This is a predicted structure of a 350-nucleotide part of an RNA (small-subunit ribosomal RNA, central domain) from an uncultured rumen bacterium.
[in-house]
Context: one part of a larger RNA
């Protein structure tokens, strides 16, 4: 290579649309390119495999025979693939009907709370800690009340609830606006699954211009604590945290489980719908369809557990592993303003 993996031992791409490819529902005919069967040719000699023979035997050698899985040519088969058409609804998509949702974008509002400011009341302390200090207050602080700014976040409801491809999303209105669900069964006629390259979005930090800046706070500083403390502790505080608009492309981007489709006991929450019963108030019972969650039989697994939301039985497609360090480094390329990312060894060693 072949195989054998890929929740935890190495191994699932962060995620999604998708062009090439790879595979693909029924049904009846055609064609015959793969596929099968027959014939003829051909398939060099020597090996090779059986027979007989010759050297005392073997090796060796010598004569028939045979295979030689190929390839060409033709005549046929037509299940299965492929082709090119006919058709047809179940796969998939559209239409209508309804409810659900922190789905996404713009735009306005709103209250508690912080910190600030002006002003009253008022007097000596606050504030901090495990104990203090450093810091703040007689130039009047904390503390109360009133009044004003000024930013960012939305107690409660909130739930193993919902919602989105994934990051991810939560105060109230408004507007635009994606997607999924259920019911019906009108329509289209396989229009689908995967998807290398590619494009697109993708938390926090970070970058650049430009704004803003209440709070929190890497970094600094001080002040404890300590043998020392470049720290936990405390009092300060700058960047960044917000916004706009560009970059960056990575995270334990986690379910450490890639996507689709069937198919295999059951038992109980919850969430969204729909039909039926009773019942006449939401409540209760069945049945059925999408979602989210515990338990649990086959099974399956090294165990540990999964178990209709599978890690079970089976197809199809990608993507990745192939002993540890060396190393996700070196060098090369590509992309980036930079930080960097991405691809990605080797020598040596155990």
């Nucleotide at each position: 290579c072949u195989g054998g993996g890929u929740g935890u031992a190495a191994a699932g791409g962060g995620a999604g649309c998708g062009c090439a490819g790879a595979c693909g529902g029924a049904u009846a005919g055609g064609c015959a390119a793969g596929u099968c069967a027959g014939a003829u040719g051909u398939g060099g000699a020597a090996g090779c495999c059986c027979c007989g023979g010759g050297c005392a035997u073997a090796a060796c050698c010598c004569g028939g025979g045979g295979a030689g899985u190929g390839c060409a040519u033709u005549u046929g088969a037509a299940a299965c693939u492929g082709c090119a058409g006919a058709u047809c609804u179940g796969g998939a998509g559209u239409a209508c009907u309804g409810g659900a949702g922190a789905g996404g974008u713009a735009a306005g509002c709103g209250g508690a709370a912080u910190u600030c400011c002006u002003g009253g009341u008022g007097u000596a302390g606050c504030g901090g800690u495990g104990a203090a200090a450093u810091g703040c207050g007689u130039a009047g602080a904390u503390a109360u009340c009133a009044g004003g700014a000024a930013g960012a976040a939305c107690a409660c409801c909130g739930g193993u609830g919902g919602c989105g491809a994934a990051g991810g999303c939560g105060g109230c209105u408004u507007a635009c606006u994606g997607g999924a669900c259920a019911g019906c069964a009108a329509c289209u006629g396989a229009c689908g699954u995967u998807g290398a390259g590619g494009c697109u979005c993708g938390a926090a930090a970070g970058c650049g211009u430009g704004g803003g800046g209440a709070g929190c706070a890497a970094a600094c500083a001080g002040g404890a604590u300590u043998a020392g403390a470049u720290a936990c502790c405390c009092u300060g505080g700058u960047a960044g945290u917000c916004c706009a608009c560009g970059c960056u492309g990575u995270a334990a981007a986690c379910g450490a489980u890639g996507a689709a489709u069937a198919c295999u006991a059951g038992g109980u929450g919850u969430u969204g719908g729909a039909g039926g019963g009773a019942a006449a108030g939401a409540a209760c019972c069945c049945u059925u369809c999408g979602g989210u969650g515990c338990c649990g039989u086959c099974g399956c697994a090294a165990a540990c557990g999964c178990a209709a939301u599978a890690a079970g039985u089976a197809u199809u497609c990608c993507a990745c592993c192939u002993g540890g360090g060396g190393a996700g480094u070196a060098c090369g390329u590509u992309c980036g303003c930079a930080a960097g990312a991405a691809u990605g060894a080797a020598a040596c060693u155990c």
The prediction has a mean pLDDT of 88. RNAcentral holds the full RNA, with entries from ENA, Greengenes and SILVA. It matches the Rfam family "Bacterial small subunit ribosomal RNA".